[in-house]
RNAcentral holds the sequence, with entries from MGnify. Predicted 3D model of a 1508-nucleotide RNA (small-subunit ribosomal RNA) from a marine eukaryotic metagenome. It matches the Rfam family "Bacterial small subunit ribosomal RNA". The coordinates come from a structure-prediction model, not an experiment, and the mean pLDDT is 80.
């Protein structure tokens, strides 16, 4: 300068916090499914470094040599020599460092290039092609005999070359060519290249803690191109390691890729650098380079070829095959360009390298057509049936040609080599010739003609996009939540729509998002997270003042940080991907100057931190030891007798052999009342009677004295309840196990009776707790009140007390502040710092392997696969509790009658039938739908009929002798089927029947869990909410809670609330008293009772008394007194309560000549071993019967009530007066009562069923099946078990009367009226219900919740396991190929030395002496040097063997875990979970669990103190 940060879903009834899962984004050498027009430019064996057929990937040079050959200005083979073949291409086995990456260093080499200096002489031995042979099937060996060189040797020479202190001594060459060149040999120095070394970084594991002998060092060697234990020989014992040695696992490293707002994290294809590998394994030659991918040897495995004797080979080079695998290309042209090898040079060679093919593999860029077209066509879809959508979309018309076919034209990519001429001749400049695989290339033009080109996924929320049909917990979806069980916007299909688009989903994996490992950037009271405590080692961190110096820190320079890529600016292919310039960036590392605030080191000081003195204090601080009382308990006497214990209730034990119970003595062990307290003391665990001894810590005041001596603290060490474990002792009490009794379905328990380990000492191990404040330690720093234990000072007293001030603990509460909330707040969980420890979903699981400690129990440490979307903290509202408080209710209690026992009626269950129609079923079904089933009614059943239908609309044809009446035949009816009567009405348009077709009816068929409406219930309970405020992060609270009252959320006070609405009251109806007006009725005609209508009147209005008020007792008046009495009225909702059969009604069934639809006979709903419910009538003398006498009300009435008469015992007939009603009828004698008689306690003069008889009335019918009337029959029952039920005043009880349904009635019921008329409520302990308020809660389908464990059953993973198997890495040992070095021995060969031997001279001869390998010919020993071969050693692959590690498969068997459906057995746990509950730890028990010990509160309830 320039650029950055996005979140949903998904625990819940609802919040809000943790927290894990999940999705939206970009990526990828990709695979798969559908689908597919071009072009460009990338890119493609990621798995078996498994196995390969073939053809090709490294050759070249005659101008260094020999030679054949041949077409002889020249060329080709062979073969010596030379140079390269150690480059390039290729893979990624191995290696966590012998690598790599960066930053330095040097004990060092270097062929080819480049500069400079000198040099380049003599001379020899050989040997391959080739020639003659020999062996072998090949590979190929090998005897002999010529030969050349830029092969090879020797010698000279030697200067800047080596050694060496010097003197000295040692060390080269190669040639070619007419000439110039090109070579060669030394040497110095450059360029690049390489070897080695150092320093920093560079996975993962501690369930790898110890590792190491050539290890680490030295000396002296060897060895090398060079430093070095690299390697040998002595010699010291060292060397690494918690800042991870050593081992195990995984891996090639860089630049750089992806993704990210960055830091991060993940990656290492493609292109570069580096490093390693060439079938494994191991060696060395050649060389400047090599332990060599297309060299060489040995071993091992494979594969091929063989004449079986023996050979041969190595695609991780470029195609290309098999193979395994989800998966990855052509056996292409070309050296035209770039670039290497050799060449003087043309040139050769180059599967490096340029190109082409294949593959949507990727990224880019084009296109499939443009415009104008409404009757908004036909099709399809969907509809409320009106219409709408697809959709200008098509169809049709005009236009256009990118691309496509087909044609012509047609670039650059080509510089250079060579050849000629010129010039300032290491060179360059002119001309001239020739080079293209790509290539039918790009590119531009012309014809044709809309013509050759659209699919994938998606639609329920996240997440853009909806509708029918189908299907019906099926069959399917599905990333999560989830979705499907008859109305699926989640299946599936079809329309629409929506997203991308030559592609689009899908797996699969990285990074995001996850602040979900948090450096940036994150926690640890209760969520997951503080070690049980202390002391203290490394490390971390560290007061105050100076100097000095600096490796840390800052700042500038300077080399480096290849290049590519990424950023940006330009530019070049039409564009863009891609490509080029520039520029920036590379955050690091080394060196070099500066600075000195901060940090280190050093020195010096200093007291405010820490320590220590000196005086006082206070304590259950530990050790031991000794005494002490009470109360148990046991012995022993005594006094006493039938009992005791013990529990809800018992029994079991204990006592007449004397218990309990009392008194007396004596013994014993354990544990310390009161003081006691919210106290104190201790590092924590924990500590309590009294005195001693001995001891630790800590507090105040003095401010005397060291002089930062400190804080924290991984390992480590010590301490560490309780229960356990060893040894010994003890042993009253309690007391796991255990044995008995009891409880119970069962009781391995709660409950009692016993009772052993234990529980107490010593003295040794265990080392664990919910070991808790669920809260690390230390310092600083931030209001307050107040209580309390110890200390000191002031005052102030004679002194204590009391005031007030200041330190250290203990405790409440509560500013600001934090917290998800709850809560905490100077004893922090605020606000800073230092230092440890710990967490990262839940469940496997604090488990299994491993190791470590333990006598054992077990401790410590500590996974993983599986599985699940949660698990979980804190508040909310509820709803529950065998939790609490207050308060109502005929809840109970006090009373009265009743129900269940008996017969009857009705209803339901059930059972039966051909049917016994349906529904309703705890309260809230069962005398209910039903205010009335002989037919109807009817829905049920059997049977016989009809089919556009019994009824209803519309339209169209047709008819007005179709229908209908009547008769007649069948026939059970209905129907059929005949035959007779009967001509519809009119305004002439038509109406109004019928018949026909065609729409279409019909259904008490399903589903009340689709549904509307009505209803029951809780409950006539007093309660449900709203709206503004205002609290809270929010669910939500407040309001409505509280105190007083009330019948009442009823009214009053008070309050962060004001209001307000559904409810409650009140309005409305009756009822009681009353005025007034009216009058059908009655009437004695005056008027009452009655009715109707209008008022009145009652409001705690008056008196007292309590009260703040609201009210709430007590009286007065009055017909009525404190809502007078009584109805109607049913708040928000709840129960998927009830009704598709009252009705309406979605959507599904049935409906074609054998209907579930409609008519009909019949016949069932009434059936009957039994069970329940609701009634009714008696079981009798407060009765029952006969007589004779009183007194109502509500009602109804025309298809009706019916009077009086008369007739029947009766029921009832007859008859018909009156009445559409206060007139008449029903109505009568209203019952009960009352007065009198009689029965006399019994199955009766009670009771009235059943039962026979005979009638009477209703209907078309009376058997199934009506109701009544008379004779006659005279059944159970003598007050009713457990259990229940209804009432509170004009009610209860009890008598009668009346209505509706209806022809009639099974009415005893059901709605009403009216007579007669009590009895008792002390009171809320208890049941039952229900308001309110508060507590708990794991419940919210709401306790008829949830949930927990064995056992059975299936099923997956992991773990042990006798054992079997196979893989790794190493160790000891044997064996030891092929190689380097060492060493003998041989054979060749050079050179030197002796002797022998020869000549010469000399000499008489010898001796002697000299020359010699110059020539010839000859022999012999030695010694060096080289070459080669044999043996031997030394080391060592491969191989074989032993023991043990290590990883892995596999297993007989056992043992837990996880899932699964409605299983089986209990009930552990959530409320006090019915015996609070957890922890640890110990015994027993199908199981959960249960009991002892001790610890917690993460415990209700209730009481007490004491602070607020």
């Nucleotide at each position: 300068u320039a650029u950055u940060u996005a979140g949903a879903g998904u625990u819940u009834g609802a919040u809000c916090c943790u927290a894990g899962c999940u999705c939206a984004g970009g990526g990828u050498g990709a695979a798969c499914g559908c689908u597919g027009g071009c072009g460009a430019c990338g890119u493609g064996g990621a798995u078996a470094a498994g196995g390969c057929a073939u053809g090709c990937a490294a050759g070249u040079c005659a101008a260094a040599u020999g030679a054949g050959c041949c077409u002889u200005u020249g060329g080709c083979u062979c073969a010596u020599g030379g140079c390269a073949g150690a480059c390039g291409a290729g893979g990624u086995a191995g290696u966590a460092a012998u690598g790599c990456a960066u930053a330095a260093g040097u004990a060092c080499g270097u062929a080819c290039c480049c500069c400079a200096a000198a040099g380049u002489c003599g001379g020899g031995c050989a040997u391959a092609a080739u020639c003659a042979g020999u062996c072998g099937a090949a590979a190929g060996a090998u005897u002999g005999g010529a030969u050349a060189a830029u092969u090879c040797c020797c010698g000279a020479u030697a200067g800047u070359c080596u050694c060496g202190c010097a003197a000295g001594a040692g060390u080269a060459a190669a040639g070619u060519u007419u000439u110039u060149u090109c070579g060669c040999u030394u040497u110095g120095g450059g360029a690049a290249c390489g070897g080695c070394u150092u320093g920093u970084g560079u996975g993962g594991u501690a369930u790898c803690a110890g590792c190491u002998u050539g290890u680490u060092g030295g000396u002296a060697g060897u060895g090398u191109a060079a430093a070095g234990g690299a390697c040998u020989a002595c010699c010291a014992a060292g060397g690494c390691u918690a800042u991870g040695a050593c081992g195990c696992c995984u891996a090639g490293g860089g630049g750089a890729g992806g993704u990210g707002a960055g830091a991060g994290c993940c990656u290492g294809a493609c292109c570069c650098c580096c490093a390693c590998c060439g079938a494994u394994g191991g060696a060395a030659c050649u060389g400047c380079g090599a332990u060599a991918c297309g060299g060489u040897c040995c071993a091992u495995a494979c594969u091929c070829c063989u004449a079986c004797g023996g050979g041969a080979g190595g695609c991780c080079g470029c195609a290309g095959u098999c193979g395994a695998g989800a998966a990855u290309c052509u056996u292409c042209c070309g050296c035209a360009a770039u670039g290497g090898g050799c060449g003087a040079a043309a040139g050769c060679c180059u599967g490096a390298c340029g190109g082409a093919g294949c593959g949507a593999c990727g990224u880019c860029g084009c296109g499939u057509g443009g415009u104008u077209g409404a009757u908004g066509a036909a099709g399809u879809c969907c509809u409320u049936c009106g219409g709408g959508a697809u959709g200008u979309a098509a169809a049709a018309a005009c236009c256009u040609u990118u691309u496509a076919u087909g044609a012509a034209g047609g670039a650059g990519a080509a510089a250079g080599u060579u050849c000629u001429g010129c010039u300032u001749u290491u060179a360059g400049c002119a001309g001239a010739u020739u080079u293209g695989a790509u290539g039918u290339u790009a590119c531009u033009u012309c014809a044709u003609g809309a013509a050759u080109a659209a699919g994938g996924g998606g639609c329920u929320g996240c997440u853009a996009a909806c509708u029918c049909u189908g299907u019906g917990c099926c069959a399917g979806c599905a990333g999560c939540a989830g979705c499907g069980g008859u109305a699926a916007u989640a299946c599936a299909g079809a329309g629409g729509c929506c997203c991308c688009a030559a592609g689009c989903g899908u797996u699969a994996c990285c990074c995001g998002g996850a602040a979900u490992c948090a450096c940036u950037g994150g926690g640890c009271g209760u969520a997951a997270a503080g070690u049980g405590u202390a002391u203290g080692u490394a490390g971390g961190c560290g007061g105050u003042u100076g100097u000095g110096u600096u490796a840390g820190u800052c700042u500038u320079c300077u080399g480096u940080u290849a290049a590519a890529u990424u950023u940006c600016c330009g530019u070049g292919c039409u564009u863009a991907a891609c490509g080029c310039g520039g520029a920036g960036u590379c955050c690091g590392c080394a060196g070099g100057g500066g600075a000195a605030a901060c940090g280190g080191c050093a020195c010096a000081a200093c007291u405010a931190g820490a320590g220590g003195g000196u005086g006082c204090g206070a304590g259950a601080g530990g050790u031991c030891u000794a005494u002490g009382g009470a109360a148990c308990u046991c012995a022993u006497g005594g006094u006493g007798u039938a009992g005791g214990g013990g529990u809800g209730a018992a029994a079991u034990c204990c006592g007449u052999u004397g218990a309990u119970a009392u008194c007396a003595u004596g013994g014993g062990g354990a544990a310390c009342a009161c003081c006691a307290a919210a106290a104190g003391c201790g590092a924590a665990g924990g500590c309590a009677a009294u005195a001693g001894a001995c001891u630790g810590g800590u507090g105040c005041a003095c401010u005397c004295c060291u002089g930062a001596c400190g804080c924290u603290g991984a390992g480590a060490u010590a301490c560490g309840a309780a229960a356990g474990c060893g040894u010994g002792g003890g042993u009253a009490g309690c007391g796991a196990a255990c044995g008995g009794g009891a409880u119970u379905a069962g009781a391995u328990a709660c409950c009692c009776c016993g009772g052993u380990a234990g529980u107490c000492c010593a003295c040794g191990c265990c080392c664990u707790a919910a070991a808790c404040g669920a809260u690390g330690u230390c310092c600083g720093c931030u209001a307050g009140c107040u209580c309390u234990u110890u200390g000191g000072a002031g005052u102030a007293u004679c002194g204590a007390c009391c005031c007030u001030c200041u330190g250290a603990g203990g405790g409440g509460u509560g500013a600001a502040g934090c917290u998800a909330a709850c809560g905490c707040g100077u004893u922090a969980a605020g606000c800073g710092g230092a230092c440890c420890g710990c967490c990262u979903g839940g469940g496997u699981a604090g488990u299994a392997c491993g190791g470590c400690c333990g006598c054992a129990a077990g401790g410590c440490u500590a996974a993983a696969a599986c599985u699940c979307a949660a698990a979980g903290g804190a508040a909310u509202a509820g709803a529950c509790g065998g939790g609490g408080g207050c308060u109502u209710g005929c809840a109970c209690a006090a009373g009265c009658g009743g129900u269940g026992g008996a017969u009857c009626a009705u209803g339901c269950g059930g059972c039966u039938c051909a049917a016994u129609u349906c529904g309703a079923u705890g309260a809230u079904a069962a005398a209910c739908g039903a205010a009335g089933a002989a037919c109807c009614u009817u829905a049920c059943c059997a049977g016989g009929a009809c089919u556009u239908g019994a009824a209803a609309c519309c339209a169209a044809a047709u008819u007005g002798a179709a229908a209908g009446u009547u008769u007649u035949g069948u026939g059970a009816a209905a129907g059929c089927a005949a035959a007779a009567c009967c001509c519809u009405c009119u305004u002439c348009g038509g109406a109004c029947a019928g018949u026909u077709u065609g729409g279409c009816a019909g259904g008490u068929g399903u589903u009340g869990c689709a549904u509307g409406g009505c209803c029951g219930u809780c409950g006539u309970c007093a309660g449900u909410u709203c709206g503004u405020g205002a609290u809270u992060u929010g669910a939500a609270u407040u309001g409505u809670u509280c105190c007083c009252u009330u019948a009442a959320g009823u009214g009053g006070g008070g309050a962060a609330a004001c209001g307000a609405a559904c409810g409650c009251a009140a309005c409305c109806c009756u009822u009681a008293u009353u005025g007034c007006c009216u009058g059908u009725u009655a009437u004695a005609c005056g008027u009452g009772u009655c009715a109707g209508g209008c008022g009145a009147g009652a409001c705690u209005g008056c008196u007292c008394c309590c009260u703040c008020a609201c009210g709430g007792g007590a009286g007065a008046g009055g017909a009525a007194g404190g809502u007078g009495g009584g109805g109607a009225u049913g708040a928000c909702g709840c129960c998927a309560g009830g009704u598709c059969a009252g009705c309406a009604u979605g959507a599904c069934c049935c409906u074609u000549u054998g209907a579930u639809g409609u008519c009909c006979u019949g016949g069932g709903c009434u059936g009957c071993a039994c069970g329940c419910a609701u009634g009714a009538u008696a079981c009798a003398a407060u009765g029952g019967u006969c007589a004779c006498u009183a007194c109502a009300a509500c009602g109804g009435g025309a298809c009706g009530c019916a009077a009086u008469g008369c007739c029947g015992c009766a029921a009832g007939g007859u008859g018909g007066a009156g009445c559409a009603a206060a007139u008449c009828c029903u109505u009568a004698u209203a019952a009960a009562a009352g007065u009198g008689g009689c029965c006399c306690a019994a199955g009766u003069u009670c009771g009235g069923a059943u039962u026979g008889a005979g009638g009477u009335c209703u209907g078309c019918a009376a058997u199934u099946u009506g109701a009544c009337c008379u004779c006659a029959u005279g059944a159970a029952g003598u007050u009713g078990g457990a259990a229940u039920c209804g009432c509170u005043a004009g009610u209860a009880a009890u008598c009668g009367c009346g209505g509706g349904u209806c022809a009639g009635c099974u009415a005893u019921a059901c709605c009403g009226c009216g007579g007669u008329g009590a009895a008792u409520a002390c009171g809320u302990u208890c049941u039952c219900a229900a308001g309110c308020c508060u507590u708990g809660u794991a419940c919210u389908c709401a306790c008829c919740g949830c949930c927990c464990g064995u056992c059975a059953a299936g099923u997956c993973a992991a773990g042990g396991a006798a054992g079997u198997c196979g893989g790794g890495a190493g160790u000891g040992c044997u064996c030891a190929a092929a190689g380097u070095c060492c060493c003998a021995g041989c054979a060749c060969u050079a050179u030197u030395u002796u002797u022998a031997g020869g000549a010469a001279a000399u000499u008489a001869a010898a001796a002697u002496u000299u020359c010699u390998u110059u020539u010839c010919g000859u022999a012999a020993a030695a010694a060096u040097g080289g070459u080669g071969c044999u043996g031997g050693g030394c080391c060592u692959a491969c191989a074989g063997u032993a023991a043990a590690c290590u990883c892995g498969a596999u297993a007989a068997c056992a043992g837990g875990g996880g899932c699964u459906a409605a299983g089986u057995c209990g009930u552990a746990a959530c409320a006090a979970g019915g015996c609070a509950c957890g922890g640890c730890u110990a015994g027993c028990g199908g199981a959960a669990g249960c009991u002892g010990g001790u610890c917690g509160u993460g415990g209700a309830u209730u009481a007490u103190u004491u602070c607020c």